[in-house]
RNA sequence: UCGGCCAGCUGGGCGGCGGCCCUGCGAUUCUUCGCAGGGAGGAAAGUCCGGGCUCCAUUGGGCGCGGCGCCGGGUAACGCCCGGGGCGAGCGAAGGCUCGUACGGAAAGCGCAACAGAAAGGAAACCGCCCGUAGCCAAUCGGGUAAGGGUGAAAAGGCGCAGAUAAGAUCGCGCCGGUCGGCCAGCAAUGGUCGAUUGGGCAAGCCCCGCCGGGAGCAAGGCCAAAUAGGAGAGGGAUCGCGCGGCCCGCGCGCCUCUCGGGUUGGCCGCUACAGGUCCGAGCGCAAGCCGGAUCGCAGAGAGAUCGUCGCCGAACACAGAACCCGGCUUAUAGGCUGGCCGAUCCC
Numbered sequence: 001u002c003g004g005c006c007a008g009c010u011g012g013g014c015g016g017c018g019g020c021c022c023u024g025c026g027a028u029u030c031u032u033c034g035c036a037g038g039g040a041g042g043a044a045a046g047u048c049c050g051g052g053c054u055c056c057a058u059u060g061g062g063c064g065c066g067g068c069g070c071c072g073g074g075u076a077a078c079g080c081c082c083g084g085g086g087c088g089a090g091c092g093a094a095g096g097c098u099c100g101u102a103c104g105g106a107a108a109g110c111g112c113a114a115c116a117g118a119a120a121g122g123a124a125a126c127c128g129c130c131c132g133u134a135g136c137c138a139a140u141c142g143g144g145u146a147a148g149g150g151u152g153a154a155a156a157g158g159c160g161c162a163g164a165u166a167a168g169a170u171c172g173c174g175c176c177g178g179u180c181g182g183c184c185a186g187c188a189a190u191g192g193u194c195g196a197u198u199g200g201g202c203a204a205g206c207c208c209c210g211c212c213g214g215g216a217g218c219a220a221g222g223c224c225a226a227a228u229a230g231g232a233g234a235g236g237g238a239u240c241g242c243g244c245g246g247c248c249c250g251c252g253c254g255c256c257u258c259u260c261g262g263g264u265u266g267g268c269c270g271c272u273a274c275a276g277g278u279c280c281g282a283g284c285g286c287a288a289g290c291c292g293g294a295u296c297g298c299a300g301a302g303a304g305a306u307c308g309u310c311g312c313c314g315a316a317c318a319c320a321g322a323a324c325c326c327g328g329c330u331u332a333u334a335g336g337c338u339g340g341c342c343g344a345u346c347c348c
Base pairs, nucleotide, nucleotide: 001344002343003342004341005340006339007338008337009336010335012313013312014311015310016309017308018307020039021038022037023036024035025034026033027032041319045330046329048328049327050326051325052324053217054216055215056214065213066212067211068210069209070084071083072082073081074080085103086101087100088099089098090097091096104208105207109206110205111202112201126149127148128145129144130143131142132141157176158175159174160173161172177198178197179196180195181194182193183192184191185190221269222268223267224266231260232259233258234257235256236255240254241253242252243251244250274297276296277295278294279293280292281291283290284289
């Protein structure tokens, strides 16, 4: 100097002309004009998780269903964040560092394990080894043996020593690992140590344990205005009224309920002031964050506003556009700046 990777920040600026949305003030011929101020993002996105808010149902408990799952902390809450631990992988001589991790329970019960292999879970004899004694060797057969070989992701936790034995398991001792208990350290997960013990794996198959969870969503929901004219069909009819000239019966209409069809479909609120932004702190905390102070007001539409064009800045171009709000996660992202690491080339 160039290239690559990672992390963080940024993600057009200035000016002219014209236009759009909101708020305030003023004017007004009453629906327009003038002036001033404000006007998208780091993800506004996906709608995956958690909450606020609203209405409905409920307000206790149980069954069922769904979600979460090492420990501690943060938070309104979370499946998020921070710190710690266990396990795994890589690097390093080591202390250790980096990365990953759905990481409760397999001694409640059920279930599963392809292929290979003799045998896959109260197990197994394929090869090998040993024995089947009174001469030796071999084969076959029978018995023993899980110490050796072989298969497999996995073969009754792994390894060593000595004795015993036909050879061995078992048994004895020691080391490593697991489980349980005591003591010590720690809030805890857990770690260290001592003692006892040796029960295979999978819970991302069912299951068990603990914790959490009512449903629907701003087209939530509320208010005002307008509309509910005239009808059709079905059903019910105790009493009453009217009609069928009077009376009785009966029928129909009025009446009530349901359905169909018709009508209305404008405006206001919810709506953006808050788990709010920025700055400061010889405040707390390892940190996430919390506390205190100062200061700011920063979109709110309803066919849905932030744009078009010209000039300059070497070029201006990426992903992408709020729709009730907030905290996360995930995904997309041209170019630029800063820092770190790696590689190449040149010079000293």
Bacterial RNase P class A from an Armatimonadota bacterium, 348 nucleotides, folded computationally. Rfam family: Bacterial RNase P class A. Its family is annotated with dimeric ribonuclease P complex, ribonuclease P activity and tRNA processing in the Gene Ontology. It is annotated as a ribozyme. Model confidence (mean pLDDT): 76 of 100. A source record names the gene rnpB.